Predicted 3D model of a 476-nucleotide part of an RNA (small-subunit ribosomal RNA, 3' major domain) from an uncultured bacterium. The RNAcentral record of the full RNA draws on ENA, Greengenes and SILVA.

[in-house]
Context: one part of a larger RNA
RNA sequence: UGACGGGGGCCCGCACAAGCGGUGGAGUAUGUGGCUUAAUUCGAUGCAACGCGAAGAACCUUACCUAGGCUUGACAUGCAUCGCUAAGUUGGUGAAAGCCAGCGAGUCCCGCAAGGGACACUUUGCACAGGUGCUGCAUGGCUGUCGUCAGCUCGUGUCGUGAGAUGUUGGGUUAAGUCCCGCAACGAGCGCAACCCUUAUGAACUGUUGCCAUUGGCCUAAAGCCUGGCUCUCUGUUCAGACCGCCCUGUGAAACGGGGAGGAAGGUGGGGAUGACGUCAAGUCAGCAUGGCCCUUACGCCUAGGGCUGCACACGUACUACAAUGCCCAGUACAGAGGGAGCCAAGCCGGCGACGGCAAGGAAAUCCCAAAAAACUGGGCUCAGUUCAGAUUGCAGGCUGCAACUCGCCUGCAUGAAGCUGGAAUCGCUAGUAAUGCCGUAUCAGCUACGACGGCGUGAAUACGUUCCCGGGCCU
Repeated sequence: UGACGGGGGCCCGCACAAGCGGUGGAGUAUGUGGCUUAAUUCGAUGCAACGCGAAGAACCUUACCUAGGCUUGACAUGCAUCGCUAAGUUGGUGAAAGCCAGCGAGUCCCGCAAGGGACACUUUGCACAGGUGCUGCAUGGCUGUCGUCAGCUCGUGUCGUGAGAUGUUGGGUUAAGUCCCGCAACGAGCGCAACCCUUAUGAACUGUUGCCAUUGGCCUAAAGCCUGGCUCUCUGUUCAGACCGCCCUGUGAAACGGGGAGGAAGGUGGGGAUGACGUCAAGUCAGCAUGGCCCUUACGCCUAGGGCUGCACACGUACUACAAUGCCCAGUACAGAGGGAGCCAAGCCGGCGACGGCAAGGAAAUCCCAAAAAACUGGGCUCAGUUCAGAUUGCAGGCUGCAACUCGCCUGCAUGAAGCUGGAAUCGCUAGUAAUGCCGUAUCAGCUACGACGGCGUGAAUACGUUCCCGGGCCU
């Protein structure tokens, strides 16, 4: 000077408390440990590993194993050399890869021609390629974390023999080292805040593919179409608006706090992006790059099949339930954000259905995916392992794909398991939040999605307070 203390003071945070809903018990999905295995590829391991890398493991992917093969190699550049053949195609062998045999274009330049040279390709040889082999404790880059916590420093001056101190401490205040006052300090930088995006209000402009208050027509009416229009909704661009600005009040004053008016919005309005100096030799050599080391007829490369999906067990994260605020049947209403050409597919027909056949429209504010669901209305069930719950299994089918045995998803019929609210313990959340309902997208042939990332609907309870638990800040 720091760090630490079951030392002290002050102060924050869903940290506790107050509440609501879960996890821990069941079944299943998924990740991990362990065990097993020819292989179950590798990495991630308290918080900050465990629905993580993986936003798609049947083959491929794939890095693992077994087997069959290749050796200048699947890929790059150069040199020398051989040949005329290469792309393609035929046959044999084979699981394929591969190996063996056969057929099979050239381009440019010089030249009358013969022929020669160069390019491309091939053979052979050499330099080399190649390595998801090791080291994240040799590294770059990127990332997590403390933590969106309010801190971390510098110049000059002053003090101290010096390490260092001061400034940055103190009194108030703030979400904030935010601001004010004081002070041997005076200033400054990186952080905070603001500038950026989005959302909430209004105005101007814009007017099709969007919209329809007003005009007319088709139409019995409604709906729809045409005409007409840009008021409204909306699309998008540019502005306005919020600043403790106004009033009252607290303190000697300031900063600031409390209340009120006006306002769509009030005291950083809500959300996002944004992460200081540094910490953890944190994570990643398997995204990429890269030093060193190692392999070189193999630790490289190709192929087929298998494995990554194995199952006595243990843990994490989820989904579905255990029911009546519920389940089943019928009817009926209201979104937003997205995606669509090897694609989205209306509609009609067939099928109980998954789906199949035909097929309009749509590179899309135009057409389609599309039904939103919970909610609401009516009816049934009457507390039961049930008209709850749906695992498991059998049979019959559908789809994708060369191929669903290992190992895909979906449909129908049948089967109907555990489960009657979960021990110790433990997690999330302070408002359009929790809880709950549905929709979309990326990846993608298909899918293990119940995951991830977004969108909208319905929509709460509680916070006395800071003694205690956890983490953090300042002073001592």